[in-house]
Context: one part of a larger RNA
RNA sequence: UGACGGGGGCCCGCACAAGCGGUGGAGCAUGUGGUUUAAUUCGACGCAACGCGAAGAACCUUACCUGGAUUUGACAUCCCGGGAAGUCUUUUGAAAGAAAGAUGUGCCCUUCGGGGAACCCGGUGACAGGUGCUGCAUGGCUGUCGUCAGCUCGUGUCGUGAGAUGUUGGGUUAAGUCCCGCAACGAGCGCAACCCCUAUCUUUAGUUACCAUCAUUUAGUUGGGGACUCUAAAGAUACUGCUCCGGUUAACGGGGAGGAAGGUGGGGAUGACGUCAAGUCCUCAUGGCCUUUAUGUCCAGGGCUACACACGUGCUACAAUGGGCUAUACAAAGGGUUGCGAACCCGCGAGGGUGAGCUAAUCCCAUAAAGUAGCUCCUAGUUCGGAUUGGAGUCUGCAACUCGACUCCAUGAAGCUGGAAUCGCUAGUAAUCGUGGAUCAGCAUGCCACGGUGAAUACGUUCCCGGGCCUUGUACA
Numbered sequence: 001u002g003a004c005g006g007g008g009g010c011c012c013g014c015a016c017a018a019g020c021g022g023u024g025g026a027g028c029a030u031g032u033g034g035u036u037u038a039a040u041u042c043g044a045c046g047c048a049a050c051g052c053g054a055a056g057a058a059c060c061u062u063a064c065c066u067g068g069a070u071u072u073g074a075c076a077u078c079c080c081g082g083g084a085a086g087u088c089u090u091u092u093g094a095a096a097g098a099a100a101g102a103u104g105u106g107c108c109c110u111u112c113g114g115g116g117a118a119c120c121c122g123g124u125g126a127c128a129g130g131u132g133c134u135g136c137a138u139g140g141c142u143g144u145c146g147u148c149a150g151c152u153c154g155u156g157u158c159g160u161g162a163g164a165u166g167u168u169g170g171g172u173u174a175a176g177u178c179c180c181g182c183a184a185c186g187a188g189c190g191c192a193a194c195c196c197c198u199a200u201c202u203u204u205a206g207u208u209a210c211c212a213u214c215a216u217u218u219a220g221u222u223g224g225g226g227a228c229u230c231u232a233a234a235g236a237u238a239c240u241g242c243u244c245c246g247g248u249u250a251a252c253g254g255g256g257a258g259g260a261a262g263g264u265g266g267g268g269a270u271g272a273c274g275u276c277a278a279g280u281c282c283u284c285a286u287g288g289c290c291u292u293u294a295u296g297u298c299c300a301g302g303g304c305u306a307c308a309c310a311c312g313u314g315c316u317a318c319a320a321u322g323g324g325c326u327a328u329a330c331a332a333a334g335g336g337u338u339g340c341g342a343a344c345c346c347g348c349g350a351g352g353g354u355g356a357g358c359u360a361a362u363c364c365c366a367u368a369a370a371g372u373a374g375c376u377c378c379u380a381g382u383u384c385g386g387a388u389u390g391g392a393g394u395c396u397g398c399a400a401c402u403c404g405a406c407u408c409c410a411u412g413a414a415g416c417u418g419g420a421a422u423c424g425c426u427a428g429u430a431a432u433c434g435u436g437g438a439u440c441a442g443c444a445u446g447c448c449a450c451g452g453u454g455a456a457u458a459c460g461u462u463c464c465c466g467g468g469c470c471u472u473g474u475a476c477a
Base pairs, nucleotide, nucleotide: 001477002476003474004473005472007471008470009469010468011467012466013465015461016460019425020424021423022422023421026316027315028314029313030312031311032310033309034307035306042053043052064302065301066300067299068298069297070296073127077126078125079123080122081121082120083119086103087102088101089100090099091098092097107116108115109114129291130290132289133288134287138285139284140280141279142278143276145274150189151188152187153186154185155184156165157164158163169180170179171178195268196267197266198265200236201235202234203233204232205231206230210225211224214223215222239262242256243255244254245253246252318418322377323376324375325374326373327372328371334365335364336363339358340357344353345352346351384415389410390409391408392407393406394405395404431453432452433451434450435449436448437447
């Protein structure tokens, strides 16, 4: 100087408390451990691994296993020989491949001998290749403490020196934020602001959006309009600016007015010096090592989907604030040409047939659902719950056996609110309800986004956890 303390002081955070809803019990989904296996590829392991890499394992993917093949190689450059490339057929085979045959000549230059470019076949070796090892050799990227308020430097001063001072102190703040004081005076990286979205208004613009006034229509449908909504560009607005009180005449704090909004308005992006030899050699790059008729490459099938069990994360429930049936209302944000697919017809349905329109504020996906109105069920393992199983189908795709999703009929398991323990959340939040998207042929209860309905509680900081500043002890560094 740090680090640590079941030392002290001050302060903060859904840290506790006050509340609301969960997890832990059940069934299923998914990840992991374990076990099993020819293989169940690999990585990730307290917070910060475990719906994680994987924004989607039937083949492919795929790295694993079994078997079949191959050796200058699936891919790159160079050299030599031959042939344009290509197309078609046969045998064998699970395919890859192996063997055989037919057809066919282009482009550029030409001294018509040939040469050259691209591509293919054969050969030679230099080499290719490796998701092989080492993240404790590395770059890059990322997580974490933590959006915590800190981390430092120059000059000066003090100290023999390590170092100190500044950065401590008195106030204040979300903040090393600002004010005052001070052997310090300044400065940098962070904080804040500048950026984006959202909340209000103005101007400009008016189609594909809108419709107050005037006609018109089943319908903003058509004429028309430029008001409104909205769209998207430029601006305005909030700054403790005004006011009262407190405070050191300060910083600032507590009220008030005006205002769409008030003291950082709400949200996002933004992550200092560093810590964890944190994670990643399987994104990529890369040193070293290893491999080179194999640890490379191609192919078929299998596996990654196994199942006495254990854990994490979720979904659905256990019902009446509910289930079922009928009728009916109101979104936002997205996606669409190898695509979205209306209307009509067929099917109980998944879906099928046909196919309008749309390269989209125009057409489509696309009925939002919870809600509201009525009827029914009457506390029951039930008209709750839907697992499991049988049968029949649909769709995607060479192909749904291992191993897809969905539909219909039948079946109708556990489960009556969950021990110890434990998690999230402070407002348009929690809870609850649907909607869309990426990946994607097909396949989400996951992920990312969108809106609808919409709470309760916070006395307070004694305690638990994490963190910041000052101080003290230390046999620790």